[in-house]
RNA sequence: GGGGGUUUAGCUUAGCUGGUUAAAGCAGCCGGCUCAUAACCGGCGGAUCGCAGGUUCGAGUCCUGCAGCCCCUA
Numbered sequence: 001g002g003g004g005g006u007u008u009a010g011c012u013u014a015g016c017u018g019g020u021u022a023a024a025g026c027a028g029c030c031g032g033c034u035c036a037u038a039a040c041c042g043g044c045g046g047a048u049c050g051c052a053g054g055u056u057c058g059a060g061u062c063c064u065g066c067a068g069c070c071c072c073u074a
Base pairs, nucleotide, nucleotide: 001073002072003071004070005069006068007067010026011025012024013023019057028044029043030042031041032040050066051065052064053063054062
């Protein structure tokens, strides 16, 4: 240089054939239970979906460019 994969909450992931409000577990915070801690139970908050454009009535999802990480190849 060429090709492929991947990027969604603090972390690990889901999100179908584009369709109202982006979901779960763990972590965090509050409460319950307990003499107390853990476990367990209930609740709360947290993501402009890597960045910038484009297509569309509508984009996490499709297209283009760029960036990070991983793999193959020269």